[in-house]
RNA sequence: GCGGGCGUGGUGAAGCGGCUAUCACGACAGCCUUCCAAGCUGUAAUCGGGGGUUCGACUCCCCCCGCCCGCU
Numbered sequence: 001g002c003g004g005g006c007g008u009g010g011u012g013a014a015g016c017g018g019c020u021a022u023c024a025c026g027a028c029a030g031c032c033u034u035c036c037a038a039g040c041u042g043u044a045a046u047c048g049g050g051g052g053u054u055c056g057a058c059u060c061c062c063c064c065c066g067c068c069c070g071c072u
Base pairs, nucleotide, nucleotide: 001071002070003069004068005067006066007065010025011024012023013022018055027043028042029041030040031039048064049063050062051061052060
C1' cells in the first nucleotide's frame, strides 16, 4: 500500500429500516438482616466521528478514526 471483518451502557454480548434499543455482570438507592453476604424491588448509564439515501437510519451507502486478520 491492497483486501476482508469488527466498533452498541462501566464490562461482555443480542438486535434490527419504524422497539420505550434488550440481556447478563457491575454501579447506586431502598427493603430484608443485629451486621455483612445472599435475596427482592427500583434507578441511572449505550449505538466510534462526519456526510448521504429514505417519510423514517443503530441498521443501507461513502469518507475518516481505532482494533483484528490476510496479501504484498
Background:
This is a predicted structure of a 72-nucleotide RNA (transfer RNA) from a Gaiellaceae bacterium. The source organism's lineage runs through Bacteria, Bacillati, Actinomycetota, Thermoleophilia and Gaiellaceae.